[in-house]
Context: one part of a larger RNA
RNA sequence: CUGGGCGUAAAGGGCGCGUAGGCGGCCUGAUAAGUAUGGGGUGAAAUCUCAGGGCUCAACCUUGAGGCUGCCUUGUAGACUGUCAGGCUUGAGCACGGUAGAGGCAGAUGGAAUUCCCGGUGUAGCGGUGGAAUGCGUAGAGAUCGGGAAGAACACCAGUGGCGAAGGCGGUCUGCUGGGCCGUAGCUGACGCUGAGGCGCGACAGCGUGGGGAGCAAACAGGAUUAGAUACCCUGGUAGUCCACGCCGUAAACGAUGGGCACUAGGCGUCGGGGGGAGCGACCCUCCCGGUGCCGUCGCUAACGCUAUAAGUGCCCCGCCUGGGGAGUACGGCCGCAAGGCUGAAACUC
Numbered sequence: 001c002u003g004g005g006c007g008u009a010a011a012g013g014g015c016g017c018g019u020a021g022g023c024g025g026c027c028u029g030a031u032a033a034g035u036a037u038g039g040g041g042u043g044a045a046a047u048c049u050c051a052g053g054g055c056u057c058a059a060c061c062u063u064g065a066g067g068c069u070g071c072c073u074u075g076u077a078g079a080c081u082g083u084c085a086g087g088c089u090u091g092a093g094c095a096c097g098g099u100a101g102a103g104g105c106a107g108a109u110g111g112a113a114u115u116c117c118c119g120g121u122g123u124a125g126c127g128g129u130g131g132a133a134u135g136c137g138u139a140g141a142g143a144u145c146g147g148g149a150a151g152a153a154c155a156c157c158a159g160u161g162g163c164g165a166a167g168g169c170g171g172u173c174u175g176c177u178g179g180g181c182c183g184u185a186g187c188u189g190a191c192g193c194u195g196a197g198g199c200g201c202g203a204c205a206g207c208g209u210g211g212g213g214a215g216c217a218a219a220c221a222g223g224a225u226u227a228g229a230u231a232c233c234c235u236g237g238u239a240g241u242c243c244a245c246g247c248c249g250u251a252a253a254c255g256a257u258g259g260g261c262a263c264u265a266g267g268c269g270u271c272g273g274g275g276g277g278a279g280c281g282a283c284c285c286u287c288c289c290g291g292u293g294c295c296g297u298c299g300c301u302a303a304c305g306c307u308a309u310a311a312g313u314g315c316c317c318c319g320c321c322u323g324g325g326g327a328g329u330a331c332g333g334c335c336g337c338a339a340g341g342c343u344g345a346a347a348c349u350c
Base pairs, nucleotide, nucleotide: 004321005320006319007304008303012318014201015200016199017198021194022193023192025088026087027086028085029084030083031082033081034080035077036076037075038074039073040072041071042070048066049065050064051063052062053061054060091191092188093187094186095184096183097182098181099180103177104176105175106174107173108172109171110154114150115149116148117147118146119145120144121143125136126135162169163168206247207246208245209244210243211242215241216240220236221235222234223233258317259316260315261314262313263312266295267294268293269292270291271290272289273288274287275286276285277284299306300305323350324349325348332343333342334341335340
């Protein structure tokens, strides 16, 4: 390189935007670069293949023919690819009218609970566990009532539900803002798909500066347990968890399933929108489009299972795999304040 693969065996990039590149709808005309076919030139010798000959055979040597898969040139063809020109509307986009939503950012605001503080009532316990103890409490705790403060999270609604590219998003209201879906076919006229590099986004933990700190809680301390107990249980408790700005850039970042388009039985739910029937109607019947689930035929699969949301049948583009350990290590490079990240071997060994 060819080949075979990537749900669970090794293997889908965490996700998007997009550069180069690759690939690309329908019709007409032109061209002839690719393509097909014919002619000409070249393709040295040796090597190679076939037939024959010479060393007693063979290797070897040698004669003839072929081949040398290629390149150049010229004629012809014009389907397909390319290029140029013109056109089209179904792909794509726009417009207009609707519509659902925890999509994002900012501000404001509400109640429950928790802890703390102040005051009232009140007295000996509270707390915690398997049982205890540490701890709290006669300087009045716990319980209960009233008042106040603070921070964080938003019960019910809540759903196999919704939104987002992914990470993720959940009290309420307001402002700003992204995307989707449905309907109408008015406009553009292939403007498309994918995407090496690149750029951006990216849970948690962690880092920097400043703030905040109720609850929870690594570390830490104490009490237990135990042979021990650097744990599991208990009492405390600091970073952190929260906010602003700046980093980090990882994950079982999972559907362990890259994106796009087309095609291939059905059945049952559910969410959003629309049409028709009936009708007072949110109800009911039926159909279409888009999402999200369950079951299932063909087909696929090593099996499990997947099955129009494919792991089926095809095409296009990207990423990745090639026995286990060594090792996601070493070295080098790039990035980072650091922690570390990305790229990523070999010896040796089974």

Annotation
Predicted 3D model of a 350-nucleotide part of an RNA (small-subunit ribosomal RNA, central domain) from a metagenome. RNAcentral holds the full RNA, with entries from SILVA. Its mean pLDDT, the model's own confidence on a scale to 100, is 88.